Glycine riboswitch aptamer from a Caulobacteraceae bacterium, 107 nucleotides, folded computationally.

RNA sequence: UCGACUCUCGCGGGAGAGAUCGGACCCCAAGGCCCCCGGCCGACGGGCCCGGAGCCGAAGGCGCAACCGCCCCGGAAACGCUCAGGCAAACGGACCGCGAGGGGCUG
Numbered sequence: 001u002c003g004a005c006u007c008u009c010g011c012g013g014g015a016g017a018g019a020u021c022g023g024a025c026c027c028c029a030a031g032g033c034c035c036c037c038g039g040c041c042g043a044c045g046g047g048c049c050c051g052g053a054g055c056c057g058a059a060g061g062c063g064c065a066a067c068c069g070c071c072c073c074g075g076a077a078a079c080g081c082u083c084a085g086g087c088a089a090a091c092g093g094a095c096c097g098c099g100a101g102g103g104g105c106u107g
Stems, first nucleotide, its partner, number of pairs: 002107001005103009020052004025047003031041004054087003060083001061081003067075003
């Protein structure tokens, strides 16, 4: 100095699964009612909380182990489980591509 590997950041791409059911409360307000200058009810829509069933699998986590290694022992999946997470949009998102900045070991 280069390559492989790895870490961080930025940009782009990025799937699956019900805008599910029930209840309480709040906001806006079409409209209606009454003992009418006030009061009551209030669809549609939205917000939030609690609970139930269904479903997904690509944050994370766990399990088996294909596989890999420097082979004492380690690392380990896109497989499986669904604890967590998610099921309109948004956010998130394994992974892929490009760019930038580092790094132990090894060649």
Its mean pLDDT, the model's own confidence on a scale to 100, is 76.